[in-house]
Molecule: c-di-GMP-I riboswitch aptamer
Organism: Chloroflexota bacterium
RNA sequence: AUCCGAAAAAGGCAAACCCGGUGAAAGCCGGCGACGCAAAGCUAUGGGUCUACCGUCACGCAAGGCGUGACCAGGACCGCCAGGCCGCCGAA
Numbered sequence: 001a002u003c004c005g006a007a008a009a010a011g012g013c014a015a016a017c018c019c020g021g022u023g024a025a026a027g028c029c030g031g032c033g034a035c036g037c038a039a040a041g042c043u044a045u046g047g048g049u050c051u052a053c054c055g056u057c058a059c060g061c062a063a064g065g066c067g068u069g070a071c072c073a074g075g076a077c078c079g080c081c082a083g084g085c086c087g088c089c090g091a092a
Base pairs, nucleotide, nucleotide: 004090005089012037013036018031019030020029021028022027035079041085042084043083045082046081047080048077049076050075055071056070057069058068059067060066061065
């Protein structure tokens, strides 16, 4: 130094619920709270997943717009997997 990861130590992160904010939604932010995490630090690059305001198409309606359905990422998730970057500690 690499791999590795302890009934070790120091330090760290914080799921769900609930509350407030934000957003069309998914989600995000703050508070509370700990299910878990050795990268649960960063990065949407590949796969995957979620959402569908707008848009396109179809259908309906005395109707020029509204409703319903389908499709769509340009939206989102790294606490789904892989890749990339960086990093604390040190028993076997």